[in-house]
Predicted 3D model of a 381-nucleotide RNA (Bacterial RNase P class A) from uncultured Sphingomicrobium sp. The sequence is in RNAcentral, with records from MGnify. The organism belongs to Sphingomicrobium, within Bacteria.

RNA sequence: AGAGGGCCGGGCGGCCGCGGCUCAUGCAAGUGAGGCGAGGAAAGUCCGGGCUCCAUGGAACCACGAUGCCGGGUAACGCCCGGCGGCGCCGAGCUAGUCGAAGGGUCAGGGAUAGUGCCACAGAAAGGAUUCCGCCCGGUCUCGGCCGGGUAAGGUCGAAAGGGUGCGGCAAGAGCGCACCGCGAUCCUGGCAACAGGGUUGGCACGGUAAACCCCAUCGGGUGCAAGACCGAAUAGGGGCGGCAUAUGGGCCUGGUUUCGGCUCGUCGCCCGGGUUGGUCGCUUGAGGGGCGGGGUGACCCGUCCCCUAGAGGAAUGGCCGCACAUCUGCUCUUGCCUCCGGGCCUGAGCGGGGGACAGAACCCGGCUUACAGGCCCUCU
Numbered sequence: 001a002g003a004g005g006g007c008c009g010g011g012c013g014g015c016c017g018c019g020g021c022u023c024a025u026g027c028a029a030g031u032g033a034g035g036c037g038a039g040g041a042a043a044g045u046c047c048g049g050g051c052u053c054c055a056u057g058g059a060a061c062c063a064c065g066a067u068g069c070c071g072g073g074u075a076a077c078g079c080c081c082g083g084c085g086g087c088g089c090c091g092a093g094c095u096a097g098u099c100g101a102a103g104g105g106u107c108a109g110g111g112a113u114a115g116u117g118c119c120a121c122a123g124a125a126a127g128g129a130u131u132c133c134g135c136c137c138g139g140u141c142u143c144g145g146c147c148g149g150g151u152a153a154g155g156u157c158g159a160a161a162g163g164g165u166g167c168g169g170c171a172a173g174a175g176c177g178c179a180c181c182g183c184g185a186u187c188c189u190g191g192c193a194a195c196a197g198g199g200u201u202g203g204c205a206c207g208g209u210a211a212a213c214c215c216c217a218u219c220g221g222g223u224g225c226a227a228g229a230c231c232g233a234a235u236a237g238g239g240g241c242g243g244c245a246u247a248u249g250g251g252c253c254u255g256g257u258u259u260c261g262g263c264u265c266g267u268c269g270c271c272c273g274g275g276u277u278g279g280u281c282g283c284u285u286g287a288g289g290g291g292c293g294g295g296g297u298g299a300c301c302c303g304u305c306c307c308c309u310a311g312a313g314g315a316a317u318g319g320c321c322g323c324a325c326a327u328c329u330g331c332u333c334u335u336g337c338c339u340c341c342g343g344g345c346c347u348g349a350g351c352g353g354g355g356g357a358c359a360g361a362a363c364c365c366g367g368c369u370u371a372c373a374g375g376c377c378c379u380c381u
Stems, first nucleotide, its partner, number of pairs: 001381008011323006018037002021034005039358001043369002046367005051224001053222002064220005069083005084109001085107003089104002093099001094097001110215002115213002117209003132155002134151008163181006182204001183202008228281004238272007249265005288307008325356001328353006336345003
């Protein structure tokens, strides 16, 4: 100088407040004392669970969705750890490159030899290859073309042109032959495996694309604490029983009257059941935290000891003052260096100013993502 990881994230004192709890006191309202009172993300609500209710006989198949290199961790995961592979994507640096330390980024990293589809524009041709220019051979003739054939080495277009480089070969060319590289098949060695290294062999057969359909493997019921359980008032409905009253009746159907017709039935007491307001539980002891020891590269696991640390229910956890402190900044002095003599940089001291981020529990855990002033520690090159 570069890089990775972990921890903290304001301290002390005084005063005044806020929300639960316990105790004392009081008929009660209340008062007093004690003790407790946000986070690493409490956030986004994106994954995985606990718990809850609903659904559900078991198994298989189908459909749909998610996941997808290998091994491990975990209650589980799309998370974490370790490993493998691809991509010059970044990286101090230098020998400036198809270089590159520690390290980082990224991969939708299963299958393109199961099948289907697609490959814009440009281009002759975009997948059963192909002759536009060029090159070569032959024919023809008016000597510049035309016709036929060969050719994928060169040009052209493109993100991509049917292995690459070189030598030989050829009329010109071509895996046509050979060497190396790539690729396929097969075998051996190492590794649990992904994979790595090597041998033999094939003359290339196999372009790309699965965040296109699809195939393969694994997993998956829905709902979220406003879940859900219990208690249960006044009042107004509903039902039952009993007493009293009652029908040649009362009320409604048209603003009034008559006739005809239709519908309907009072009051009191007791009991039962559902619902609303309200109350209680769920509710915080849990895959919990810390110390020590052990195992493991690590995620993590095991043993032992100690601790209990918000639980409200529209929401409390705050404010003021003082003192120091990290860091920042101004002035003065000072140490050393440079100087174009204007000054600049650096070390330390004194005085003054300013001064701490992101944020706010609401059933609970494990992750991920996002926000975050500043400080401390460890490791690697």